RNA sequence: CGAUCGCAAGGGCACACCCGUUGCAAGGCGGGGUCGCAAAGGCACGGGACCUUCGGGUCAGCCGGCCUACCGAU
Numbered sequence: 001c002g003a004u005c006g007c008a009a010g011g012g013c014a015c016a017c018c019c020g021u022u023g024c025a026a027g028g029c030g031g032g033g034u035c036g037c038a039a040a041g042g043c044a045c046g047g048g049a050c051c052u053u054c055g056g057g058u059c060a061g062c063c064g065g066c067c068u069a070c071c072g073a074u
Stems, first nucleotide, its partner, number of pairs: 003074004012037002017032006035061001041067003045064003048059004
């Protein structure tokens, strides 16, 4: 440096639910919370789901793909 992996430790994220805020909505954001996660980090590219004022929009914690990455092991 690369590939594969996640038994231990450090560190990380944060479902449901609650509060605030924003949006027509699905949802987003902030705080609490901690079910889980080895990419539960990023990208709506393919499939899928959801919303809609039918113009469009949302979901990356539904699956696949692409990009990037901490710690450790082999």

c-di-GMP-I riboswitch aptamer from Cryobacterium sp. PH31-AA6, 74 nucleotides, folded computationally. Model confidence (mean pLDDT): 86 of 100. The sequence was found by an Rfam model in a public genome assembly.